[in-house]
RNA sequence: GGCGUAGUAGCUCAGUUGGUUAGAGCGCAUGGUUCAUACCCAUGAGGUCACUGGUUCGAACCCAGUUUACGCUA
Numbered sequence: 001g002g003c004g005u006a007g008u009a010g011c012u013c014a015g016u017u018g019g020u021u022a023g024a025g026c027g028c029a030u031g032g033u034u035c036a037u038a039c040c041c042a043u044g045a046g047g048u049c050a051c052u053g054g055u056u057c058g059a060a061c062c063c064a065g066u067u068u069a070c071g072c073u074a
Base pairs, nucleotide, nucleotide: 001073002072003071004070005069006068007067010026011025012024013023019057028044029043030042031041032040050066051065052064053063054062
């Protein structure tokens, strides 16, 4: 240099051939429970879906470019 895969919450990941509110587990905060902590229960916060542009009535999803990580190859 070429090719491929991946980038979604603090972490690990889902997201069904473009459509109704973007989710789960763990973690975090508050409350309950307890003498207290843990466990458990309830509630909540937290996301410009890697970035830019385009297509479309509508994009996490389609297209182009950029970028980061990993792998293959010369």

A computed fold for a 74-nucleotide RNA from a Clostridia bacterium, annotated as transfer RNA.
NCBI's taxonomy places the organism under Bacteria, Bacillati, Bacillota, Clostridia.
Its Rfam family is "tRNA". It is annotated as a transfer RNA.
Model confidence (mean pLDDT): 81 of 100.